[in-house]
């Protein structure tokens, strides 16, 4: 120095819920609020889940979700 790992420290993010706004909707944005998180940072790439439309059905198309899982990129610190 790098990888694994995750004690401590400096910090960081922000669940549910409430208010406002956007959207057919899933949901998103801002404010409040803290459940929790060592990537709860980013990316819809593969799955999963959810929404909308079509279809007799099987399914197909579009969208959402990264705090569901995996993958890719990649960040702070440094005890055992």
């Nucleotide at each position: 120095u790098a990888c694994c790992c995750g004690a401590a420290a400096c910090g960081g993010u922000a669940a549910a819920c409430c208010c406002a706004c956007u959207g057919u909707g899933a949901a998103g944005u801002g404010g409040g609020g803290g459940c929790a998180c060592a990537a709860a940072g980013u990316c819809a790439u593969g799955g999963g889940u959810c929404c909308c439309g079509c279809c007799a059905g099987g399914g197909c198309g579009g969208g959402a979700u990264c705090g569901c899982c995996a993958g890719a990129c990649a960040g702070c610190c440094g005890a055992a």
c-di-GMP-I riboswitch aptamer from Anaerolineales bacterium UBA5797, 80 nucleotides, folded computationally. The sequence was found by an Rfam model in a public genome assembly. The coordinates come from a structure-prediction model, not an experiment, and the mean pLDDT is 86. The model forms 100% of the base pairs in the Rfam consensus.